[in-house]
Context: one part of a larger RNA
RNA sequence: CUGGGCGUAAAGGGCGCGUAGGCGGCCAGGCAAGUCGGCUGUGAAAGCCCAGGGCUUAACCUUGGAAUUGCAGUCGAUACUGCUUGGCUAGAGUCCGACAGAGGGUGGUGGAAUUCCCGGUGUAGCGGUGAAAUGCGUAGAUAUCGGGAGGAACACCAGUGGCGAAGGCGACCACCUGGGUCGAGACUGACGCUGAGGCGCGAAAGCGUGGGGAGCAAACAGGAUUAGAUACCCUGGUAGUCCACGCCGUAAACUUUGAGGACUAGACGUCGGAGGGGGUUUGCCUUUCGGUGUCGAAGCUAACGCGUUAAGUCCUCCGCCUGGGGAGUACGGCCGCAAGGCUGAAACUC
Numbered sequence: 001c002u003g004g005g006c007g008u009a010a011a012g013g014g015c016g017c018g019u020a021g022g023c024g025g026c027c028a029g030g031c032a033a034g035u036c037g038g039c040u041g042u043g044a045a046a047g048c049c050c051a052g053g054g055c056u057u058a059a060c061c062u063u064g065g066a067a068u069u070g071c072a073g074u075c076g077a078u079a080c081u082g083c084u085u086g087g088c089u090a091g092a093g094u095c096c097g098a099c100a101g102a103g104g105g106u107g108g109u110g111g112a113a114u115u116c117c118c119g120g121u122g123u124a125g126c127g128g129u130g131a132a133a134u135g136c137g138u139a140g141a142u143a144u145c146g147g148g149a150g151g152a153a154c155a156c157c158a159g160u161g162g163c164g165a166a167g168g169c170g171a172c173c174a175c176c177u178g179g180g181u182c183g184a185g186a187c188u189g190a191c192g193c194u195g196a197g198g199c200g201c202g203a204a205a206g207c208g209u210g211g212g213g214a215g216c217a218a219a220c221a222g223g224a225u226u227a228g229a230u231a232c233c234c235u236g237g238u239a240g241u242c243c244a245c246g247c248c249g250u251a252a253a254c255u256u257u258g259a260g261g262a263c264u265a266g267a268c269g270u271c272g273g274a275g276g277g278g279g280u281u282u283g284c285c286u287u288u289c290g291g292u293g294u295c296g297a298a299g300c301u302a303a304c305g306c307g308u309u310a311a312g313u314c315c316u317c318c319g320c321c322u323g324g325g326g327a328g329u330a331c332g333g334c335c336g337c338a339a340g341g342c343u344g345a346a347a348c349u350c
Base pairs, nucleotide, nucleotide: 003322004321005320006319007304008303012318014201015200016199017198021194022193023192025088026087027086028085029084030083031082033081034080035077036076037075038074039073040072041071042070049065050064051063052062053061054060091191092188093187094186095185096183097182098181099180103177104176105175106174107173108172109171110154115149116148117147118146119145120144121143125136126135162169163168206247207246208245209244210243211242215241216240220236221235222234223233258317259316260315261314262313263312266295267294268293269292270291271290272289273288274287275286276285277284299306300305323350324349325348332343333342334341335340
């Protein structure tokens, strides 16, 4: 340098933005670096290969040729790549109108429920379990009615639904704000794709400081169960769960399926938009664009299965794998307050 691979066997980076780099639409002109051809020089000798010659053969020696696929110079070719000039609009983007949405942030508002407090009624139990007990209750509980406090989460709507790059997002209102889709034109004129490093985002748990604390609940305590029961069940209960700011940077971060583009039968459902028909009350038919599902031609696959949202047929770029254990360990480095994270072996062994 190279091979084969990455849904489930080892293997897609958790996700995005983007630097270098790699790759890059249509037409024409110029150049001729890559590319291709001719010629010249060089590519030591020996060896290898071919044709001869010499030792009686052979090994060996020897003569000539070929080869030395390279490099340089020079002349030429211009399809492709490249550089450059001019042009184009199919990629990409901007403008205008409309639409859907739990997309994000901040502030405010609301009702149901749990708990606690106060008051009324009321009395002997309540609670809990397989059965119990711990626990609560005559200092009046549970139940019930009225009033109050506080925190957290938002029943129905709700969907096989929607939005977001991913993590994720669900009461209502206002403000700030990102993205997407559709429709008809106009405009810019390749402005594109990917993306090593880098930067940002990143569930839960955990950490720091301050606040908050209703319910739930690691740890912990007690009661049961049991041979034991450091559990499962029960009664309690602290961190935490919530907020602000700052860390952590992991996951079955999963579609276990990287991103972009092109092409390749259909059928049915659903969400958002636009047009036509029908109709005159919005229920229908149809066309089309975008999303999301189910089933399936061809094809692919070890099979399972995938199948226009590909795991089909191709192109570009990145990441990753290379037998099991040792081990995501040790050592070193970088990061972190810590917990630990990232990078990541070997001996030995099967």